[in-house]
Molecule: RNase P RNA; transfer RNA
Organism: Sphingobacteriales bacterium
């Protein structure tokens, strides 16, 4: 140097012309000068909050979300550390090094596990063993009851592994070693866990089927919301209802409670449909010093940086940057040519997905080739 | 801003509370049939079940995330 990874960061510049738009200021009210004008994703709308109005005597069911621990955070189903598990990779082995993790419960219950296989979860088809009964060539057959999970061979999966003892056979039934899950004490960490010792236990998987636990959630949603102008009526036709309450309002849903009367719904058919405010100075941005591993937290300084409403940021040219290709050159390097992504604010944040031509930083692994 | 459904063969759709090789009609392609041609019969072909990525023994089909498409609603 190259190439592959992983994190992180830029992602064009200027200079003339013409043009959009907020804003200030001057205006002869046509305009005219200053000045400010998109992003790392401004996107998808996947989650969280900021605001806002309504709404909130109560009680019950319901629905949704979340799920190892600690920390961070205005909050979060994000980050940041960490533990457990699975797996890859290198290594006889011990163990190292990555890489994923939706990681509560399958002794509360309920269902499913397809072909094969005896049996897929109260496992006896075959063998193995006792035993009655029958039979006969007299140790064998056959049948019936009974006992067995060692042996077979299915399958992703078959009831704790190996040996020794025991037994009619057999078996955690015993007993050594072991494995898995747990109570207990100690030990070490904030905790998840993790180590040791003693002890019990040993009927499998799926809760990204129903489900049980715990923990949380008031629903809307900038077209929310307030306020100003415009306009105004009232009529047909149909239905329901005035305390035997139609209708509404109180979070999805009851039960309960509060308004309620020339009221309410449905249709036809008539009107008006501007402007303001929210809405841009903020969990705000930069640098530096502390704290902290780290997300991140604090303090000082310094800055202020889009605000439309059919909807601004935009087009041409000329040079320069960068990339890639060709010619020419011993080289440096010069000429030509062609690319220069993604993509584009609308109440505003904090996140996560997802695009994205080229480019740099750093780490970290291959090869060791060329100077 | 809120919400719900869909993507399977060249076109239309099925399928499913997960199980062996994903079907059906028209279309294509061959045969056979007729003097030909349709049609009818016979036969075959043709599936990244939109993409990736996890649960699981196993996934079209649960779950997550993404691309697309249609719709509802103020």
């Nucleotide at each position: 140097c190259u190439a592959c990874a992983a994190a992180c960061c830029c992602g064009u510049g200027c200079u003339g012309c013409c043009g959009c738009u907020g804003c200030u200021u001057c205006u002869c009210a046509g305009g005219a000068a200053g000045u400010g004008g998109a992003g790392g994703a401004a996107a998808g709308u996947c989650c969280g909050g900021a605001c806002a109005g309504c709404a909130c005597a109560g009680a019950g069911c319901g629905a949704c979300g979340c799920a190892c621990c600690a920390u961070c955070u205005a909050a979060c189903g994000g980050a940041u550390g960490g533990g457990g598990u699975u797996u890859u990779u290198c290594g006889a082995a011990a163990g190292a090094a990555g890489a994923a993790u939706a990681c509560a419960g399958a002794c509360a219950g309920c269902g499913c596990c397809a072909c094969a296989g005896a049996a897929a979860a109260u496992g006896a088809c075959c063998g193995c063993c006792a035993u009655a009964a029958c039979a006969c060539u007299c140790g064998u057959g056959c049948u019936g009851u009974g006992g067995u999970a060692a042996g077979g061979g299915u399958g992703a999966a078959a009831a704790u592994g190996u040996g020794u003892g025991g037994u009619a056979a057999g078996a955690g039934c015993a007993c050594a070693c072991g494995a898995u899950a747990g109570c207990u004490a100690c030990a070490g960490g904030u905790a998840a866990c993790u180590g040791u010792a003693c002890u019990u236990a040993u009927g499998g998987g799926c809760a990204a089927g129903c489900c049980u636990u715990g923990c949380g959630u008031g629903a809307u949603g900038a077209a929310a919301u307030g306020c100003c102008c415009a306009a105004u009526a009232g009529g047909c036709a149909g239905g329901c209802g005035u305390u035997u309450g139609a209708g509404g309002g109180c979070u999805g849903c009851u039960c309960g409670u509060c308004c309620g009367a020339u009221g309410c719904c449905u249709g036809c058919g008539g009107g008006u449909a501007g402007g303001c405010a929210g809405a841009u100075a903020g969990a705000g941005u930069g640098u530096u010093g502390c704290c902290g591993c780290a997300a991140g937290g604090u303090a000082a300084c310094a800055c202020c940086c889009a605000g439309a409403u059919a909807a601004a940021u935009g087009g041409c040219a000329g040079c320069a940057g960068c990339g890639c290709a060709g010619c020419a050159g011993c080289a440096a390097u010069g000429c030509u040519g062609c690319g220069u992504a993604c993509a584009a604010a609308a109440u505003c944040c904090g996140g996560c997905u997802u695009a994205u031509a080229g480019g740099g930083u750093u780490u970290g692994u291959a090869a060791c080739a060329g100077g | 801003g809120g919400c719900g459904g869909g993507g399977u063969a060249g076109c239309u759709c099925a399928g499913g509370c997960g199980g062996u090789u994903a079907g059906a009609g028209c279309g294509c392609a061959g045969g056979a049939u007729u003097c030909a041609u349709a049609a009818c019969c016979c036969u075959g072909a043709g599936g990244u079940c939109a993409u990736g990525g996890g649960u699981u023994c196993a996934a079209c089909u649960c779950c997550c995330a993404u691309c697309u498409c249609c719709g509802c609603u103020a």